Two RNAs folded together computationally: RNase P RNA and transfer RNA, 434 nucleotides in total.
Order: sequence, then structure tokens, then C1' cells
RNA sequence: CAAGUAAACCGGGUGACCGCUCUGAGAUAUCAGGGAGGAAAGUCCGAGCUCCACCGGGCAGGAUGCUGGGUAACGCCCAGGAGGGGUGACCCUACGGAAAGUGCCACAGAAACAUACCGCCCUUCCUUCAGGGAGGGUAAGGGUGAAAUGGUGGGGUAAGAGCCCACCAGCGGCUGGGUGACCAGUCGGCUGGGCAAACCCCAUCCGGAGCAAGACCAAAUAGAGGGACGAAGGGACGCCCGGCCUGUUCCCUGGGUUGGUCGCUUGACCCUGGUGGUAACAUCAGGGCUAGAUAGAUGGUCACCGUCCUUCCCAUUGGGAGGGAUACAGAACUCGGCUUACAGGUUUACUUGACCC
RNA sequence: GUGAGUGUAGCCGAGAGGUUUAAGGCGCCAGGUUGUGGCCCUGGAGAGCGAGGGUUCGAAUCCCUCCACUCACCCCA
Repeated sequence: CAAGUAAACCGGGUGACCGCUCUGAGAUAUCAGGGAGGAAAGUCCGAGCUCCACCGGGCAGGAUGCUGGGUAACGCCCAGGAGGGGUGACCCUACGGAAAGUGCCACAGAAACAUACCGCCCUUCCUUCAGGGAGGGUAAGGGUGAAAUGGUGGGGUAAGAGCCCACCAGCGGCUGGGUGACCAGUCGGCUGGGCAAACCCCAUCCGGAGCAAGACCAAAUAGAGGGACGAAGGGACGCCCGGCCUGUUCCCUGGGUUGGUCGCUUGACCCUGGUGGUAACAUCAGGGCUAGAUAGAUGGUCACCGUCCUUCCCAUUGGGAGGGAUACAGAACUCGGCUUACAGGUUUACUUGACCC
Repeated sequence: GUGAGUGUAGCCGAGAGGUUUAAGGCGCCAGGUUGUGGCCCUGGAGAGCGAGGGUUCGAAUCCCUCCACUCACCCCA
């Protein structure tokens, strides 16, 4: 210098004028102060909070799925193991169980889990000595397929075969290390297809609904009509039981309003530093207060500057002028995550290659 | 805002792991019939299943992430 890898961050600034919303002060006029994001988004997970009398038991259903830890909790995060990718920095993984059972594996192929199509070999029969028939052995070779009964090499055999041997893969036992996933060594018999994002089995977790939850005040209308049921009926649970209620029940039709207050923003909060821990994180000390609307505020115009791209001129790094671009998006009860979108830019650590000293 | 649901030719819709031909109807195009048009008859075109990725030998179908659209919500009670 070029190409990359990982992590963290910024994502316009200043001024003037005109506005919007909330809070406070004030007798009015008015004045002072606060006012979007890293994702506020998707609503995919997990919680707080509120209601369902309490949600008590069981079934069904759902979710997660290597190990250890973190956390209020999680499907999140950290560290590690195994497998895979990359020259490397580093990255990716829905990664329990297929000898518990059931199911599926189209077409092709002899056969898709129990098999002989071609071929090879043995015995026997016929024979025109080319070959053919019958019985048997064989998964080494051919062919089919996404997948074919461990792989390579050697021995062995009638031909073959883990039949035997060496190495490798897999399985099981033992020894050692590790909290564990697992790793290393050694011995053994030789080997059991794939799919669980098919049913299922195992382990762990889960009651339901959601701030339009819910509480209060005020207004209006018809607590009006019809239906269901008493050995029954009912719910903010899919079913059963327990428990509760009995008309302040459920369903349909019908009617009314389009108001206000609370919930509502101080919170598993933010910043700085110390301590413990590899880390996620925990804890201590000091400091800070940082939007609360309800058809929904946080904006618009102008000027100057910044950043990037491009054209032209001067030209020594560079300077000047013109044009263009300046993203994704926008709170609505609140947090912790994940995912997705994002013009352009910055910093740190590391890797590979080339060149120079 | 919260919670449900649906995406397959221009429209409606079947298919729910397996022969690459993804049914069928309406509509469209051409021919026939008719004096002409409609009805009717025959033939044809038009989709790769909302988009992207994954599992699998194989995906419209199973899983994940996005996109678009639709519906419900207060009071009497």
C1' cells in the first nucleotide's frame, strides 16, 4: 500500500424567523424550561403490571433440545466440546434418541432391509464339444439409484466373503484426565442403510387474556323484546374432575355515547470509578432525571458550514468554481432480547499478500 | 395499539411430500354452427404456487425470516 476478519461508534452542525406539545410561574399580556431511535419498526420470544372468586388436580396441546454458567425470565447472552468452511485472522451449526415401536423411501433397479438380473465358481444331466437344462455357493465385479449391506491394501479360496492380517472409520469394555459435553490410551468381536423441520420416545418448561388490560366520575338509552336450561345451566380454558354462582346466568335482536381523571412514566434506569469473575454478569461508591400526546406534538423556510460523489480551471503536497447526494425510519403502558431496514463515515485489534529500509 | 386470519392464471377455487402435464369453472383467443349475434360444439394460450432461505434424494405442501391484504375491539350489561 492492497485485500480482508472481528468489535465498538457516529449517523449532520450553527444562527434567524414562523409554528406544535407538555410542565412551571403569572391578574392578563406573556415568560422560563423539557421534547424520538439505533432500530421508536416487525410483533417473533421472555417478563413486570392488571383482570379472570383462588386458578387446585389430571388429560390433551404447545415450546425448547451438545455441556457448564449468567439472568427477574427467555427460544437471549457468555465460555467450552463436537462437526463443517476458510491459506489465515476468523466464521457457521434446528447439535438429544433411528439396536423402544410404527410409518415412508416416488422413478429406476433383482433387491430400499431382506434380496441373485447379468456375471463368477462347484456338482450333475443332455450334447453336434459351440453350448444348453437342473441343483447349489457367492455381494469381489457390471448395471440402477440420492442412498446397495464398513473403506484401502495384502493373504486366502473352487469362486468369494472380516474368513484372516495391517491401517483408518464406527460400536462396546477397561484405565487415566475433565464439574460436564468430551478427550487420550488400550483391549475386543468384526459392523447394525437413511428420514424424527414423519408420528413418536426421553428430559425441562408452560392456566388464560391483555393498558381498547383495569379503576373512578359524568352523560345518554329501554337492565326493553325473544330464546336456552332446573336430574339443569354458566364462565376471559380445548376436555374432564374438584371448587364457585343460580338468575347481578348465557345467546340473539335492539338501544345509547363518541366526554373527563387515574393507570402514565423513577426504572430489573443512565453515566463515571473501584472490587470479584476468562467472560456474560454481579456488587459497592459518587453523580444524574432524560417525551408523555389521545386523530395523536417533537416541524417548516432561509443563510452559512460539514461529509461524500462528479465536472472544469490553476497546479507542488494541494487550492478554487459549478452541479448533485445527505439514508432507514419515526414514541403511544413499561422493560430484557431477537429479527429485519439503513446514504455515508470514524476508531481499535488482528490476518494474508506485495514493496521499501 | 392489541389479537386473530388469508395469500395458487385476469377472477373463483382443488391439490397438503413423489411420474415435472399443478385439477376444474368463469373469463380470453381461434375455428365450427347461424343471414348476423348469443347459446352450443371443438381446439388453444395463460401459473411454477406472495418473496427469500433452510430440511429432504425430492417442497405449492414441512420449518424460519420478511411482504401484502382482511377481520374483531366501547357503554346499557